[in-house]
RNA sequence: GCGGGUAUGGCGUAGUGGUAGCGCGCGACCUUCCCAAGGUUGAGGCACGGGUUCAAUCCCCGUUACCCGCUCCA
Numbered sequence: 001g002c003g004g005g006u007a008u009g010g011c012g013u014a015g016u017g018g019u020a021g022c023g024c025g026c027g028a029c030c031u032u033c034c035c036a037a038g039g040u041u042g043a044g045g046c047a048c049g050g051g052u053u054c055a056a057u058c059c060c061c062g063u064u065a066c067c068c069g070c071u072c073c074a
Base pairs, nucleotide, nucleotide: 001070002069003068004067005066006065007064010024011023012022013021018054026042027041028040029039030038047063048062049061050060051059
């Protein structure tokens, strides 16, 4: 330099154009003498910039970070 992949709450992950979900964790409440376990409920997220579209986490272009492979020079 070229090609491919990945990027979603604190962590791990699902979601292929129409309300962004799940598990763990965290807060509040219920239960208990207390703790743990259990139950209810809440907060918190689509790497960044542009484009297409009535509508983009999703499609297109670029950028950034990380991972894999290939090539060239020294």

A computed fold for a 74-nucleotide RNA from a soil metagenome, annotated as transfer RNA.
The RNAcentral record of the sequence draws on MGnify.
It matches the Rfam family "tRNA". By type it is a transfer RNA. Rfam's curators write: Transfer RNA (tRNA) molecules are approximately 80 nucleotides in length.